Small-subunit ribosomal RNA, central domain from a metagenome, 350 nucleotides, folded computationally. Its mean pLDDT, the model's own confidence on a scale to 100, is 90. It matches the Rfam family "Bacterial small subunit ribosomal RNA".
Context: one part of a larger RNA
RNA sequence: CUGGGCGUAAAGCGUGCGCAGGCGGUUCUAUAAGACAGAUGUGAAAUCCCCGGGCUUAACCUGGGAACUGCGUUUGUGACUGUAGAACUCGAGUGUGGCAGAGGGGGGUGGAAUUCCACGUGUAGCAGUGAAAUGCGUAGAGAUGUGGAGGAACACCGAUGGCGAAGGCAGCCCCCUGGGUCAACACUGACGCUCAUGCACGAAAGCGUGGGGAGCAAACAGGAUUAGAUACCCUGGUAGUCCACGCCCUAAACGAUGCGAACUAGGUGUUGGGGAAGGAGACUUUCUUAGUACCGCAGCUAACGCCUGAAGUUCGCCGCCUGGGGAGUACGGUCGCAAGAUUAAAACUC
Repeated sequence: CUGGGCGUAAAGCGUGCGCAGGCGGUUCUAUAAGACAGAUGUGAAAUCCCCGGGCUUAACCUGGGAACUGCGUUUGUGACUGUAGAACUCGAGUGUGGCAGAGGGGGGUGGAAUUCCACGUGUAGCAGUGAAAUGCGUAGAGAUGUGGAGGAACACCGAUGGCGAAGGCAGCCCCCUGGGUCAACACUGACGCUCAUGCACGAAAGCGUGGGGAGCAAACAGGAUUAGAUACCCUGGUAGUCCACGCCCUAAACGAUGCGAACUAGGUGUUGGGGAAGGAGACUUUCUUAGUACCGCAGCUAACGCCUGAAGUUCGCCGCCUGGGGAGUACGGUCGCAAGAUUAAAACUC
RNA backbone atom coordinates (compact mmCIF):
# COMPACT_ATOMS: atom_id res chain seq x y z
C1' C A 1 0.00 0.00 0.00
C1' U A 2 -4.00 -3.51 -0.11
C1' G A 3 -7.15 -4.60 3.84
C1' G A 4 -9.97 -3.91 8.84
C1' G A 5 -12.28 -0.53 12.01
C1' C A 6 -14.20 4.11 15.38
C1' G A 7 -22.05 3.83 21.00
C1' U A 8 -19.48 0.74 25.61
C1' A A 9 -13.05 -3.04 23.55
C1' A A 10 -7.84 1.71 20.57
C1' A A 11 -10.51 5.31 17.56
C1' G A 12 -15.84 11.08 15.58
C1' C A 13 -11.95 17.16 15.87
C1' G A 14 -16.24 20.82 21.56
C1' U A 15 -19.21 23.38 17.58
C1' G A 16 -20.04 26.06 13.17
C1' C A 17 -18.63 28.96 8.57
C1' G A 18 -15.75 28.09 4.55
C1' C A 19 -11.09 28.92 0.18
C1' A A 20 -8.23 24.98 -2.26
C1' G A 21 -9.26 19.80 -3.09
C1' G A 22 -12.69 15.46 -3.64
C1' C A 23 -17.67 14.18 -5.23
C1' G A 24 -22.08 15.79 -7.96
C1' G A 25 -29.60 15.77 -10.66
C1' U A 26 -32.48 15.15 -15.81
C1' U A 27 -32.37 15.54 -21.52
C1' C A 28 -29.93 16.60 -26.20
C1' U A 29 -25.64 17.96 -29.43
C1' A A 30 -20.42 18.27 -30.32
C1' U A 31 -15.49 16.77 -28.92
C1' A A 32 -12.26 12.68 -27.96
C1' A A 33 -8.46 14.28 -22.56
C1' G A 34 -9.62 9.72 -19.53
C1' A A 35 -11.60 4.83 -21.06
C1' C A 36 -12.16 0.57 -24.45
C1' A A 37 -10.80 -2.26 -29.10
C1' G A 38 -7.42 -3.33 -33.41
C1' A A 39 -2.61 -2.66 -35.82
C1' U A 40 2.50 -1.47 -35.35
C1' G A 41 7.41 -0.13 -33.07
C1' U A 42 9.94 -0.83 -28.71
C1' G A 43 10.19 -3.44 -24.09
C1' A A 44 19.17 -5.50 -24.15
C1' A A 45 21.14 -9.93 -22.03
C1' A A 46 20.61 -12.62 -17.65
C1' U A 47 16.56 -13.91 -14.05
C1' C A 48 11.18 -16.20 -13.53
C1' C A 49 7.84 -19.97 -16.39
C1' C A 50 7.29 -24.19 -20.30
C1' C A 51 9.66 -27.98 -23.60
C1' G A 52 14.51 -30.10 -24.61
C1' G A 53 20.16 -30.96 -24.05
C1' G A 54 25.19 -31.47 -20.92
C1' C A 55 28.19 -32.76 -16.29
C1' U A 56 26.93 -40.76 -12.94
C1' U A 57 22.39 -37.08 -10.20
C1' A A 58 21.22 -32.41 -8.08
C1' A A 59 22.69 -27.58 -7.47
C1' C A 60 24.89 -25.58 -11.83
C1' C A 61 25.54 -24.76 -17.21
C1' U A 62 23.03 -24.51 -21.90
C1' G A 63 19.27 -24.40 -26.87
C1' G A 64 14.34 -22.92 -28.19
C1' G A 65 9.69 -20.81 -26.86
C1' A A 66 6.54 -18.03 -23.93
C1' A A 67 6.49 -13.87 -21.01
C1' C A 68 8.30 -8.99 -19.84
C1' U A 69 1.09 -7.26 -17.43
C1' G A 70 4.99 -1.10 -19.65
C1' C A 71 5.74 3.05 -23.04
C1' G A 72 5.36 5.46 -28.00
C1' U A 73 2.85 5.95 -32.83
C1' U A 74 -1.54 5.09 -35.54
C1' U A 75 -6.75 3.58 -36.90
C1' G A 76 -11.43 3.18 -34.78
C1' U A 77 -15.77 3.25 -30.90
C1' G A 78 -18.81 7.03 -28.52
C1' A A 79 -21.86 3.70 -23.54
C1' C A 80 -19.52 6.00 -19.06
C1' U A 81 -16.25 10.24 -16.70
C1' G A 82 -14.23 14.97 -18.38
C1' U A 83 -14.64 19.46 -21.61
C1' A A 84 -17.81 22.96 -24.65
C1' G A 85 -22.75 24.40 -26.04
C1' A A 86 -28.25 24.24 -25.60
C1' A A 87 -32.40 23.09 -22.53
C1' C A 88 -35.26 21.14 -18.01
C1' U A 89 -37.26 21.15 -12.71
C1' C A 90 -37.59 16.84 -8.86
C1' G A 91 -31.92 18.96 -5.55
C1' A A 92 -30.74 24.02 -3.69
C1' G A 93 -32.48 28.93 -3.18
C1' U A 94 -35.77 33.59 -3.58
C1' G A 95 -40.58 35.99 -3.14
C1' U A 96 -45.80 36.20 -0.91
C1' G A 97 -48.82 34.85 3.73
C1' G A 98 -49.11 32.62 8.52
C1' C A 99 -47.11 30.32 13.20
C1' A A 100 -44.34 28.76 17.66
C1' G A 101 -40.15 29.60 20.76
C1' A A 102 -35.93 30.49 28.32
C1' G A 103 -32.39 31.83 20.30
C1' G A 104 -28.88 36.47 20.77
C1' G A 105 -27.67 41.91 22.25
C1' G A 106 -29.19 46.48 24.88
C1' G A 107 -32.39 49.34 28.19
C1' G A 108 -36.10 49.58 31.95
C1' U A 109 -38.96 47.55 35.87
C1' G A 110 -41.50 43.94 39.87
C1' G A 111 -42.40 40.91 44.10
C1' A A 112 -40.80 36.98 47.61
C1' A A 113 -36.51 35.71 50.48
C1' U A 114 -31.45 36.20 52.94
C1' U A 115 -28.18 39.87 55.25
C1' C A 116 -27.26 44.63 57.36
C1' C A 117 -28.86 49.52 59.63
C1' A A 118 -32.38 52.72 62.64
C1' C A 119 -36.44 52.84 65.99
C1' G A 120 -40.60 50.41 69.02
C1' U A 121 -42.33 46.02 72.13
C1' G A 122 -39.88 42.54 75.22
C1' U A 123 -36.40 39.16 78.51
C1' A A 124 -32.67 35.30 78.90
C1' G A 125 -31.29 32.91 76.19
C1' C A 126 -29.97 32.11 70.74
C1' A A 127 -27.42 29.26 67.28
C1' G A 128 -25.46 24.51 66.31
C1' U A 129 -24.89 18.84 66.61
C1' G A 130 -25.02 12.01 66.67
C1' A A 131 -23.64 14.50 71.22
C1' A A 132 -21.02 18.89 72.03
C1' A A 133 -17.93 23.00 71.85
C1' U A 134 -15.97 27.29 69.41
C1' G A 135 -19.56 31.56 68.16
C1' C A 136 -23.65 35.48 69.34
C1' G A 137 -26.31 37.70 73.84
C1' U A 138 -27.95 41.77 80.13
C1' A A 139 -23.22 47.29 76.46
C1' G A 140 -30.33 43.85 75.72
C1' A A 141 -29.34 39.10 71.53
C1' G A 142 -32.86 35.59 69.44
C1' A A 143 -38.42 36.58 68.72
C1' U A 144 -41.91 40.32 66.93
C1' G A 145 -43.57 45.24 64.49
C1' U A 146 -42.43 49.60 61.34
C1' G A 147 -39.13 52.13 58.12
C1' G A 148 -34.69 52.01 55.20
C1' A A 149 -30.03 50.17 52.42
C1' G A 150 -27.77 46.84 49.13
C1' G A 151 -26.52 42.70 46.11
C1' A A 152 -27.71 38.29 43.76
C1' A A 153 -31.24 34.83 41.95
C1' C A 154 -36.14 34.59 39.66
C1' A A 155 -40.87 29.97 43.70
C1' C A 156 -45.65 28.50 41.39
C1' C A 157 -46.48 28.02 35.74
C1' G A 158 -42.44 23.88 34.53
C1' A A 159 -43.22 19.33 31.37
C1' U A 160 -40.30 12.63 29.20
C1' G A 161 -42.01 20.69 27.16
C1' G A 162 -39.57 24.78 23.89
C1' C A 163 -35.25 27.40 21.32
C1' G A 164 -30.08 27.30 19.69
C1' A A 165 -24.43 24.84 15.49
C1' A A 166 -22.34 23.61 20.01
C1' G A 167 -21.19 25.87 24.71
C1' G A 168 -25.87 27.11 26.47
C1' C A 169 -30.72 29.88 27.30
C1' A A 170 -36.12 30.99 32.37
C1' G A 171 -39.77 37.03 36.64
C1' C A 172 -42.23 41.03 33.52
C1' C A 173 -42.08 45.11 29.66
C1' C A 174 -39.77 47.88 25.48
C1' C A 175 -36.07 48.46 21.35
C1' C A 176 -32.56 46.05 17.85
C1' U A 177 -31.60 41.22 15.68
C1' G A 178 -30.42 35.65 13.90
C1' G A 179 -32.51 31.05 12.72
C1' G A 180 -36.63 27.43 12.05
C1' U A 181 -41.23 25.55 10.29
C1' C A 182 -46.04 25.27 7.62
C1' A A 183 -49.49 26.25 3.28
C1' A A 184 -50.44 27.41 -1.64
C1' C A 185 -48.73 29.58 -5.80
C1' A A 186 -44.94 32.38 -8.59
C1' C A 187 -39.74 32.89 -9.81
C1' U A 188 -34.08 31.54 -10.47
C1' G A 189 -32.28 27.21 -13.05
C1' A A 190 -27.73 22.53 -10.33
C1' C A 191 -26.58 27.95 -8.07
C1' G A 192 -25.32 21.51 -4.63
C1' C A 193 -22.67 18.05 -0.62
C1' U A 194 -18.24 17.70 2.14
C1' C A 195 -14.04 20.24 3.63
C1' A A 196 -6.97 19.73 4.81
C1' U A 197 -4.97 24.85 5.90
C1' G A 198 -7.83 29.10 7.71
C1' C A 199 -11.57 32.10 10.42
C1' A A 200 -15.32 32.55 14.24
C1' C A 201 -17.89 30.89 18.62
C1' G A 202 -16.79 28.03 22.87
C1' A A 203 -19.39 25.78 30.44
C1' A A 204 -16.71 26.16 34.83
C1' A A 205 -12.22 27.47 36.93
C1' G A 206 -8.18 30.91 36.15
C1' C A 207 -5.54 35.80 34.58
C1' G A 208 -5.28 41.65 33.67
C1' U A 209 -7.56 46.76 34.61
C1' G A 210 -11.58 49.27 36.97
C1' G A 211 -16.12 48.74 39.70
C1' G A 212 -19.39 45.88 43.02
C1' G A 213 -19.95 42.58 47.16
C1' A A 214 -26.31 40.43 50.03
C1' G A 215 -25.94 35.17 50.23
C1' C A 216 -22.60 31.24 49.31
C1' A A 217 -17.64 29.99 49.76
C1' A A 218 -11.49 27.34 47.77
C1' A A 219 -7.44 29.23 51.04
C1' C A 220 -7.14 30.33 56.17
C1' A A 221 -8.54 30.44 61.72
C1' G A 222 -11.05 28.19 65.65
C1' G A 223 -14.31 24.07 67.82
C1' A A 224 -15.30 18.87 67.56
C1' U A 225 -14.35 13.63 65.94
C1' U A 226 -10.06 10.42 65.98
C1' A A 227 -4.61 6.44 67.65
C1' G A 228 -3.69 10.64 64.33
C1' A A 229 -7.62 13.93 61.21
C1' U A 230 -3.36 18.89 57.23
C1' A A 231 -10.68 15.52 56.11
C1' C A 232 -15.90 14.28 56.51
C1' C A 233 -19.50 17.64 61.03
C1' C A 234 -19.83 22.80 63.42
C1' U A 235 -18.68 28.43 64.10
C1' G A 236 -16.36 32.13 61.33
C1' G A 237 -14.09 33.69 56.76
C1' U A 238 -10.69 36.01 52.07
C1' A A 239 -10.10 35.36 46.84
C1' G A 240 -13.97 34.07 43.77
C1' U A 241 -19.01 33.94 42.47
C1' C A 242 -21.80 39.64 39.98
C1' C A 243 -20.77 44.04 36.13
C1' A A 244 -17.66 46.45 32.00
C1' C A 245 -13.59 45.73 28.76
C1' G A 246 -9.45 42.45 27.37
C1' C A 247 -7.25 37.40 27.69
C1' C A 248 -7.38 32.03 28.52
C1' C A 249 -9.57 27.69 24.87
C1' U A 250 -10.02 23.32 28.28
C1' A A 251 -14.35 19.42 30.18
C1' A A 252 -17.60 12.53 31.26
C1' A A 253 -17.48 19.99 25.72
C1' C A 254 -21.65 12.82 26.02
C1' G A 255 -26.25 10.61 22.20
C1' A A 256 -19.10 8.61 24.97
C1' U A 257 -22.73 7.82 18.11
C1' G A 258 -18.91 13.54 12.17
C1' C A 259 -21.84 15.97 8.16
C1' G A 260 -25.14 15.41 3.84
C1' A A 261 -28.46 12.25 0.69
C1' A A 262 -31.55 7.95 -0.69
C1' C A 263 -34.08 3.42 0.62
C1' U A 264 -36.20 -0.26 4.36
C1' A A 265 -42.93 -3.38 8.94
C1' G A 266 -45.67 -1.28 12.48
C1' G A 267 -47.66 0.75 17.39
C1' U A 268 -48.14 4.54 21.50
C1' G A 269 -47.44 9.56 23.67
C1' U A 270 -46.16 14.72 23.21
C1' U A 271 -44.77 20.05 20.91
C1' G A 272 -45.48 23.55 16.50
C1' G A 273 -48.06 24.22 11.58
C1' G A 274 -51.72 22.79 7.77
C1' G A 275 -56.01 19.91 5.55
C1' A A 276 -60.64 16.82 5.77
C1' A A 277 -65.13 14.78 8.21
C1' G A 278 -68.66 15.13 12.33
C1' G A 279 -70.84 18.53 16.09
C1' A A 280 -75.16 24.19 18.04
C1' G A 281 -70.70 24.73 20.70
C1' A A 282 -66.90 22.87 23.89
C1' C A 283 -64.60 19.53 21.13
C1' U A 284 -63.97 14.54 18.79
C1' U A 285 -62.07 11.46 14.80
C1' U A 286 -58.67 11.24 10.88
C1' C A 287 -54.73 12.59 7.20
C1' U A 288 -50.19 15.28 6.45
C1' U A 289 -45.61 17.89 7.80
C1' A A 290 -41.35 19.51 11.07
C1' G A 291 -39.46 18.21 15.93
C1' U A 292 -39.17 15.29 20.61
C1' A A 293 -39.73 10.53 23.60
C1' C A 294 -41.08 5.20 24.40
C1' C A 295 -42.03 0.01 22.49
C1' G A 296 -40.96 -3.09 18.46
C1' C A 297 -40.48 -6.52 12.88
C1' A A 298 -36.68 -7.48 9.33
C1' G A 299 -31.67 -6.53 9.53
C1' C A 300 -27.25 -5.47 12.39
C1' U A 301 -24.20 -6.37 16.97
C1' A A 302 -19.03 -9.97 20.80
C1' A A 303 -22.94 -9.09 23.85
C1' C A 304 -25.48 -5.11 25.95
C1' G A 305 -28.41 -3.11 22.79
C1' C A 306 -29.76 -0.05 17.99
C1' C A 307 -34.10 -0.28 15.02
C1' U A 308 -37.39 5.44 9.39
C1' G A 309 -34.07 10.74 14.48
C1' A A 310 -30.35 3.26 12.90
C1' A A 311 -25.66 1.17 15.55
C1' G A 312 -30.14 -1.61 9.15
C1' U A 313 -29.04 -1.29 3.32
C1' U A 314 -25.95 2.06 0.16
C1' C A 315 -23.32 6.60 -1.87
C1' G A 316 -20.04 11.32 -1.25
C1' C A 317 -16.46 13.99 1.71
C1' C A 318 -13.70 14.92 6.26
C1' G A 319 -11.49 13.48 11.11
C1' C A 320 -9.42 9.55 13.87
C1' C A 321 -7.37 4.15 15.53
C1' U A 322 -3.22 0.10 15.14
C1' G A 323 -0.91 -4.02 22.39
C1' G A 324 -0.18 -2.14 27.97
C1' G A 325 3.22 1.11 30.60
C1' G A 326 6.80 5.04 29.67
C1' A A 327 3.11 9.55 28.00
C1' G A 328 -0.71 13.07 26.13
C1' U A 329 5.20 13.12 28.97
C1' A A 330 10.47 15.06 27.05
C1' C A 331 12.69 18.07 23.27
C1' G A 332 11.67 21.59 19.41
C1' G A 333 7.90 24.80 17.08
C1' U A 334 3.35 27.90 17.53
C1' C A 335 0.05 30.52 20.92
C1' G A 336 -0.45 32.84 26.06
C1' C A 337 0.70 38.26 30.89
C1' A A 338 0.83 33.80 33.58
C1' A A 339 -1.42 29.29 34.63
C1' G A 340 -0.71 26.56 30.73
C1' A A 341 -2.79 25.01 25.76
C1' U A 342 -1.60 22.74 21.06
C1' U A 343 1.50 19.77 17.90
C1' A A 344 4.16 15.28 19.65
C1' A A 345 8.41 11.15 20.18
C1' A A 346 12.25 7.69 21.96
C1' A A 347 15.22 4.72 25.17
C1' C A 348 13.60 1.20 28.51
C1' U A 349 10.01 -2.39 30.23
C1' C A 350 5.83 -6.27 30.38